[in-house]
RNA sequence: AAACGGCAAACCGUCGGUAACGACGGGACGCAAAGCCACCGGCCGCAACCCGAAAGGGUCGGCAGCGGAGCUACCGAA
Numbered sequence: 001a002a003a004c005g006g007c008a009a010a011c012c013g014u015c016g017g018u019a020a021c022g023a024c025g026g027g028a029c030g031c032a033a034a035g036c037c038a039c040c041g042g043c044c045g046c047a048a049c050c051c052g053a054a055a056g057g058g059u060c061g062g063c064a065g066c067g068g069a070g071c072u073a074c075c076g077a078a
Base pairs, nucleotide, nucleotide: 006031007030011026012025013024014023015022016021029065035071036070039068040067041066042063043062044061045060048059049058050057051056
């Protein structure tokens, strides 16, 4: 480079959630790990509880299509 394919952004519908967001269906912006994973950094949420005069912080929740680390994987000039 090629081949078989794979995943599925925004948006829309239904449901769950305080929310971020998630699931299912439609839909394709893109992706060679856009497969898995919340360990590290970052970002988002904040109903409840705790600290604080307040701002805010902690506990808590989320994002894997923000980056790193770890694990796994099709084809192939290899």
RNAcentral holds the sequence, with entries from MGnify. The RNA shown here (c-di-GMP-I riboswitch aptamer) has 78 nucleotides and comes from a marine eukaryotic metagenome. The model forms 95% of the base pairs in the Rfam consensus. Rfam family: c-di-GMP-I riboswitch aptamer. About the family: GEMM was predicted in a large-scale screen for bacterial structured RNA regulatory elements.